[in-house]
RNA sequence: UCAACCGGACGGUCGCGGGGGCGCGGGAAACCGUACGCCACGAGGAAAGUCCGAGCAUCACAGAGCAGGGUGCCGGGUAACACCCGGUGAAGGCGACUUCAAGGACAGUGCAACAGAAAUAGACCGCCGCGCUUGCCGCGGUAAGGAUGGAAAGGCGGGGUAAGAGCCCACCGUGCGGCCGGCGACGGCCGCAGCCCUGUAAACCCCACCCGAUGCAAGACAGAAGGAACAAGGUCCGCUCUGUACCUCCUUCGCCCACGUCGCUUGACACCGCAGGCAACUGCGGCGCUAGACAGAUGACCGUCGAAAACAGAACUCGGCUUACGGGUUGACUUG
RNA sequence: GGGAAUUAGCUCAGUUGGCUAGAGCACCUGCCUUGCACGCAGGGGGUCGCGGGUUCGAGUCCCACAUUCUCC
Numbered sequence: 001u002c003a004a005c006c007g008g009a010c011g012g013u014c015g016c017g018g019g020g021g022c023g024c025g026g027g028a029a030a031c032c033g034u035a036c037g038c039c040a041c042g043a044g045g046a047a048a049g050u051c052c053g054a055g056c057a058u059c060a061c062a063g064a065g066c067a068g069g070g071u072g073c074c075g076g077g078u079a080a081c082a083c084c085c086g087g088u089g090a091a092g093g094c095g096a097c098u099u100c101a102a103g104g105a106c107a108g109u110g111c112a113a114c115a116g117a118a119a120u121a122g123a124c125c126g127c128c129g130c131g132c133u134u135g136c137c138g139c140g141g142u143a144a145g146g147a148u149g150g151a152a153a154g155g156c157g158g159g160g161u162a163a164g165a166g167c168c169c170a171c172c173g174u175g176c177g178g179c180c181g182g183c184g185a186c187g188g189c190c191g192c193a194g195c196c197c198u199g200u201a202a203a204c205c206c207c208a209c210c211c212g213a214u215g216c217a218a219g220a221c222a223g224a225a226g227g228a229a230c231a232a233g234g235u236c237c238g239c240u241c242u243g244u245a246c247c248u249c250c251u252u253c254g255c256c257c258a259c260g261u262c263g264c265u266u267g268a269c270a271c272c273g274c275a276g277g278c279a280a281c282u283g284c285g286g287c288g289c290u291a292g293a294c295a296g297a298u299g300a301c302c303g304u305c306g307a308a309a310a311c312a313g314a315a316c317u318c319g320g321c322u323u324a325c326g327g328g329u330u331g332a333c334u335u336g
Numbered sequence: 337g338g339g340a341a342u343u344a345g346c347u348c349a350g351u352u353g354g355c356u357a358g359a360g361c362a363c364c365u366g367c368c369u370u371g372c373a374c375g376c377a378g379g380g381g382g383u384c385g386c387g388g389g390u391u392c393g394a395g396u397c398c399c400a401c402a403u404u405c406u407c408c
Stems, first nucleotide, its partner, number of pairs: 001332006008305007016042002019039001021038002023034004044311001048322002051320005056215004060244007068211005073087005088102001089100004103206002108204002110200003124146002126142006132135001154172002157169003173195001174193008219262003223253006233247003269288001271286006337407006345361004354392001363379005385401001387399003
């Protein structure tokens, strides 16, 4: 400097939550209940912020356009992503290494305060030439030097010139073309062009790709049969259009009381091994089941381990990101 | 599960990013008055919530965090 990991352990007593079987109570049985006894289990690396991406569920389905939003070097991974991995380029560091919202400024528009002579366009000082009225002068040339600024017309050296200037030349940079390497971003070499051109797109915008809305307080648990009518309107919570499907009324039968039951935890799951891959990750095999409440459980005390002290607590579920965190362990590398 | 706000002691402005961030009340000094209030004149006071980034330049644009308010 980077990466991975731990997040008190063990024993005892009492208590709480959901579950299981036995006992117990009810019932003819199926089964139901359970104060008490018995058994095993019971918060996290972030459960947090809700910043992204999905699963799942409802809205009838499919398509087109506009608006709105998001992403933005290349390749790969993934269910998907704004995440991860490996590269490219740029910047920083002696170095190990770190960081990057990194498409487009010859499609167009806007903005660039102050300073400065001038900000996309140039003569304030200086330098050089000419003039005569010899001056704190006038006219012209000049972007090499000074001064201002975040930014001043490619950089540096030589030639050249009245003084200068890509005016000319070498090197570097830039643009264009060709060849070679690479899947690609891009890199290398050669040639040509003296270089017509500043910054800002986390300003509007352009280009390419992606996106329906609402969230478990979603939602489900009761509809079926027969008849009448067949026009208009409605049915996706930004707008418009197209197509298909559905709707309305009457009669009969049936269902529920809900502070209930389901959704609810077995999952893109964890661990171990083998194989592929630089890696992210994937495939195969084995093995495990590890909270599921609905006023809401996971706590208290004692003993030992030097001290037990950090941030903090599930509420539909996953994959990430970000933020908070006492103390500690391991590995690799750099510099002295 | 959403939306907004944070600027002086208090309540608020701040335009398309630019010149020294303003206003009212409050505070301080002087004048006025016998004295106070009112009035007149002048003055002080700012981590623009915090930390990064974009830009020449950020109160303003972007990201993350904190606090407060509010809706379903």
Two RNAs folded together computationally: RNase P RNA and transfer RNA, 408 nucleotides in total. Rfam match: Bacterial RNase P class A.